[in-house]
RNA sequence: AGAGUUUGAUCAUGGCUCAGGAUGAACGCUAGCGGCAGGCCUCAUACAUGCAAGUCGAGGGGCAGCAGGACACUUCGGUGUUGCUGGCGACCGGCGCACGGGUGCGUAACGCGUAUGCAAUCUACCUUGUACUAGGGCAUAGCUUCCGGAAACGGGAAUUAAUACCCUAUAUGCGCCUAACAGCACAUGGUUUUAAGAUUAAAGCUCAGGCGGUACAAGAUGAGCAUGCGUCCCAUUAGCUAGUUGGGGAGGUAACUGCUCACCAAGGCAACGAUGGGUAGGGGUUCUGAGAGGAAGAUCCCCCACACUGGCACUGAGAUACGGGCCAGACUCCUACGGGAGGCAGCAGUAGGGAAUAUUGGUCAAUGGGCGCAAGCCUGAACCAGCCAUGCCGCGUGCAGGAAGAAGGCCUUUUCGGUUGUAAACUGCUUUUGUACGGGAGCAAUAGGUCUCUGAGGAGACUAAUGAGGUUACCGUAAGAAUAAGCACCGGCUAACUCCGUGCCAGCAGCCGCGGUAAUACGGAGGGUGCAAGCGUUAUCCGGAUUUAUUGGGUUUAAAGGGUACGUAGGCGGCUUUAUAAGUCAGUGGUGAAAUCCCAUAGCUCAACUAUGGAACUGCCAUUGAUACUGUAGAGCUUGAGUAAAGAAUAGGUAGGCGGAAUUUAUGGUGUAGCGGUGAAAUGCAUAGAUACCAUAAGGAACACCGAUAGCGAAGGCAGCUUACUGGUCUUUUACUGACGCUGAGGUACGAAAGCGUGGGGAGCGAACAGGAUUAGAUACCCUGGUAGUCCACGCCGUAAACGAUGAUCACUCGAUAUACACGCCUAGCGUGUGUGUCCAAGCGAAAGCGUUAAGUGAUCCACCUGGGAAGUACGCUCGCAAGGGUGAAACUCAAAGGAAUUGACGGGGGUCCGCACAAGCGGUGGAGCAUGUGGUUUAAUUCGAUGAUACGCGAGGAACCUUACCUGGGCUCGAAUCAUUAUGCAACCUCAAGAAAUUGAGAGUUCCGCAAGGACGUAAUGCAAGGUGUUGCAUGGCCGUCGUCAGCUCGUGCCGUGAGGUGUAUGGUUAAGUCCUAUAACGAGCGCAACCCCUAUACUUAGUUGCCAGCACGUAAUGGUGGGGACUCUAGGUAGACUGCCUGCGCAAGCAGUGAGGAAGGAGGGGACGAGGUCAGGUCAUCAUGGCCCUUACGCCCAGGGCGACACACGUGCUACAAUGGCGUGUAUAAUGGGACGCUACCUGGUAACAGGAUGCUAAUCCUCAAAACACGUCUCAGUUCGGAUUGAGGUCUGCAACUCGACCUCAUGAAGCUGGAAUCGCUAGUAAUCGCGCAUCAGCCAUGGCGCGGUGAAUACGUUCCCGGACCUUGUACACACCGCCCGU
Repeated sequence: AGAGUUUGAUCAUGGCUCAGGAUGAACGCUAGCGGCAGGCCUCAUACAUGCAAGUCGAGGGGCAGCAGGACACUUCGGUGUUGCUGGCGACCGGCGCACGGGUGCGUAACGCGUAUGCAAUCUACCUUGUACUAGGGCAUAGCUUCCGGAAACGGGAAUUAAUACCCUAUAUGCGCCUAACAGCACAUGGUUUUAAGAUUAAAGCUCAGGCGGUACAAGAUGAGCAUGCGUCCCAUUAGCUAGUUGGGGAGGUAACUGCUCACCAAGGCAACGAUGGGUAGGGGUUCUGAGAGGAAGAUCCCCCACACUGGCACUGAGAUACGGGCCAGACUCCUACGGGAGGCAGCAGUAGGGAAUAUUGGUCAAUGGGCGCAAGCCUGAACCAGCCAUGCCGCGUGCAGGAAGAAGGCCUUUUCGGUUGUAAACUGCUUUUGUACGGGAGCAAUAGGUCUCUGAGGAGACUAAUGAGGUUACCGUAAGAAUAAGCACCGGCUAACUCCGUGCCAGCAGCCGCGGUAAUACGGAGGGUGCAAGCGUUAUCCGGAUUUAUUGGGUUUAAAGGGUACGUAGGCGGCUUUAUAAGUCAGUGGUGAAAUCCCAUAGCUCAACUAUGGAACUGCCAUUGAUACUGUAGAGCUUGAGUAAAGAAUAGGUAGGCGGAAUUUAUGGUGUAGCGGUGAAAUGCAUAGAUACCAUAAGGAACACCGAUAGCGAAGGCAGCUUACUGGUCUUUUACUGACGCUGAGGUACGAAAGCGUGGGGAGCGAACAGGAUUAGAUACCCUGGUAGUCCACGCCGUAAACGAUGAUCACUCGAUAUACACGCCUAGCGUGUGUGUCCAAGCGAAAGCGUUAAGUGAUCCACCUGGGAAGUACGCUCGCAAGGGUGAAACUCAAAGGAAUUGACGGGGGUCCGCACAAGCGGUGGAGCAUGUGGUUUAAUUCGAUGAUACGCGAGGAACCUUACCUGGGCUCGAAUCAUUAUGCAACCUCAAGAAAUUGAGAGUUCCGCAAGGACGUAAUGCAAGGUGUUGCAUGGCCGUCGUCAGCUCGUGCCGUGAGGUGUAUGGUUAAGUCCUAUAACGAGCGCAACCCCUAUACUUAGUUGCCAGCACGUAAUGGUGGGGACUCUAGGUAGACUGCCUGCGCAAGCAGUGAGGAAGGAGGGGACGAGGUCAGGUCAUCAUGGCCCUUACGCCCAGGGCGACACACGUGCUACAAUGGCGUGUAUAAUGGGACGCUACCUGGUAACAGGAUGCUAAUCCUCAAAACACGUCUCAGUUCGGAUUGAGGUCUGCAACUCGACCUCAUGAAGCUGGAAUCGCUAGUAAUCGCGCAUCAGCCAUGGCGCGGUGAAUACGUUCCCGGACCUUGUACACACCGCCCGU
């Protein structure tokens, strides 16, 4: 000294929370010792028992009890008598009991604190001084006796004493009264001196030393009274007061006083908070804080109050008396029922209450107190001890060496290693503490006694006795590491990390927040961190919190400027000067108790603790001085303020008069079928004549144009013209007054609209209301009507986003520009002043912004704020006719609420642009049948995954067995497979038997290549190691889909901003493109775009076999068949070619346009590969890999059969059709990509055919496989057909161990639905769509109508970008950020 928490991030505002210190504490876990402190905070509740105040015989009468003596008696135990002695119960008397000790009920008060005063007072014992202490008397308790009562206690009689009581004498003095003088004082007064008068005292005892008694004065101590100042909260307590305020008089008191009383007067207190209510003992001090402050008032000290509750006095120097009295009350106890007793807030202790607070201890040894001459007695004051970690302080639980870095634990990447950890074991050393034994203080001598001296108070010397604590402290000796460590925490704040368990459960949590299967946050463990005989938790206070801000905050938008003005109290106030000295400043004196805090020193071994000294106590009072500033009083001034004169502008206000346009209505006329209204309609009006047009009349309200970014007003607000009355403002002049000023709590006035009351008025508009629409509904928005109201007069209301969300006044501080008014010779321009606006410097501000009209710099005054909600609510008061206004909380609840700005995302916001996105077209899907996939259902199983776009002919490029992961059944348990080493060739294959097979048994059998080494295949053993298509794609890698082939995504340096961020990458053009150009606080760069790569379109060149054949030959029925050839096609290498390069136009440029030229190709020629940063926790743990978890005679492995092919249904994707642009039949022609030895097969034969049987070529530009639509001719003639082919029956072919579930194909027969498809929806912009066939992969075969390719034939349309969908950039709003599938409101 700060930190966490509002946001995706940022700055500021703002609350909440934490880290610190403290405690009379309590609770949890734990506990070795000592010292010093502390210990009912709650029920001022009730109390059993014991103790806490007595003492004096040197005041007295006496003598019950005890001890002794004497005498008498005696049974020799003792008994009796005697106050004789020590002493002493009860009694009279004296002093004390008013101290000490306890508690905090009451009290907001002269109670307390502080400073003064008493000229208005008292004070026993003590000290000092002066004087005195004479004489006499009457009683009474006790004792004795009688009586009453249960008791407490009481009554009668007789008798007695005193330092008890009474009377007399004396009294310089004191007090009182009267008079005089002097000096003093703040009034009444007081002091000194003098004179006269009246009144009032006493007590004795004795050890002969002394102790007392009375009066007065003084001192000391203690007490009383009065006053100034200070002393909690509530104004939702605003008025209180009748002895109340004052007066002179009387009474009363120690004393002043309405303290009390009668009379008189009518005062007194209060916004500087009276009165009322609530709470509370006050202070020194304690805790905290840098301080200022805030909180507290235990222990110790001072004061006050109280003593069961309330009241009252007595005694006394002192009390209205804790352990005295009386009365009343409540409660408890005793009782013989008649009556009595009691007061722990003294020390212990008990019950109760409570989270909670101790022993019914010892001693008067010390200190102190009472009494006493003293010895002494009493003392729960006090000193000690006991209990309690309640706190503070100190000590200890060992120290050194010791690595096999032991074992065990924990972790781990697992034969490893790390950590616990020099820790332990082990070796050496020490002995505080504890234990045992021994020694052993101080606190204690000042008192008593004796002696000496003395000023008679006392002083000195010598000396006997006295210790509760105490088995003390302390010292010594002995043995022995021996007797001694816990608690909290470990996600961030905040020092300290891993494993296991759990699985939004159990739980944690001071705040933020953890926990839903990999939790450093829960529980346990290991390890670590912090403190330590303690550690944590809870509670409370201060701090941090500048979060009540005096020091030291704010109010445009975060909470906060009153709606506006006038003005009372109050606060503040111009220039010069004089006086004063209240504030202010300085010096001095008094006081500020001690303790505490601080400093120094000292004493306990240190410390805590304690002592001594100092400083300090920031305060109050008094006094002396200073006079700048403020105040007060006086004198003056003119610049603040005001007045006057001359002018000016103005929707400023009030009242009256007048005007035209328009609406509506009425009347009359013209005129005919609609009008009106809306997004579209309807209600409504209209043939009884509307709407429209014309004329006339009535009435109410508002004033077009001018008109503005203007003007006026304190604000609200003010608009046709004009008249009257009236307000403020400004300019010029500088004549007058002379600070007359500013602000303004309360108060008063004004105060939009709506609303209220009374009476008018009522055209239009128009809450409520009615109807019509809209809608799921529509108590709304829209339409047709329409009442209050709107208007006027008078009276209320008193509020608004009454806003510039910005209080009033004054001063100062750069500029630019516009405008209103006035003045100035100022006359396009400028200056001065007052207003109204805009933009900016400095400065300010969290920023936005403000910026001479401040939100800048200063001054004065007022108002208001202190987290959000509850709530401007409730209650109370007050105003109002009411509606309602003003004032204005709390419980409870949340950790935020809110401001400004930033980046995104979003918008049924805006701008620009693109895409088969729409539009324009062509063809489909959706209807039928079938194929295939999916959902659903079913099932023993119908294995699993994929699910909007981005799942659904998808994984699967081929499920009869296998595949296969699923089901049923039968089996195996180191296992079905892989690797290494060794050994072996017993094996394998084959046959037989059982079995569905796996498997089991028996028999036969003794492998292959190689020269060899060795290898292949197999078996066995050993080693390493199983295995899992079980789970988690939300733990992952890799791969993929999608936005999207969209044009974007970033970085370095610089610059701007407090910052998040921005700029670059905005603007203007252009492009398919962040493509390029221009501009520019940016300059550059990277990933993307484009290009580089492949195919294709043209040409050239090189090379010609298996390809080609123009020319030359040969040959054939025919064919490049053959010799040859390289011209052509083609093949496959290379090269060229296209770049807006040229021309014209436009343009700064980039670039664009052109039926341009040239060219095979023209503006990216066409196509492909290629996919930035990211998004969707997108998909995949079942391709593969992989962390964690799970199974291990099974969730692993083998086998047979079944299933993945089920079928009321629903959806997706396709095929075939519905026919004549067609079907069927016959004939004729032309491709390309590919594939082929477990193969493709020419050709021949058989079969209607699928195919079969032969046969040949090809290891491939050589052989094989190779088209269909098209075209020609014929037929069918619009029909469920010569369309369509589903379904079914029969018979076959082929593949394969095997076609039942469950293959394809062929033939014959059968011949279903379907006649162009609802809402809706998909693809495609040119060699494209459409249409036609061909090939390939997988593959024994095939459910292929799928997928991937190939060529043949070959269109239509695009005006355009308003709309739908998706996307890009800029801008704007946002209370969204999981980002509109958001957030959030009401019921």

The RNA shown here (small-subunit ribosomal RNA) has 1387 nucleotides and comes from an uncultured prokaryote. The coordinates come from a structure-prediction model, not an experiment, and the mean pLDDT is 84. The sequence is in RNAcentral, with records from ENA. Its Rfam family is "Bacterial small subunit ribosomal RNA". Gene Ontology terms of the family: ribosome and structural constituent of ribosome.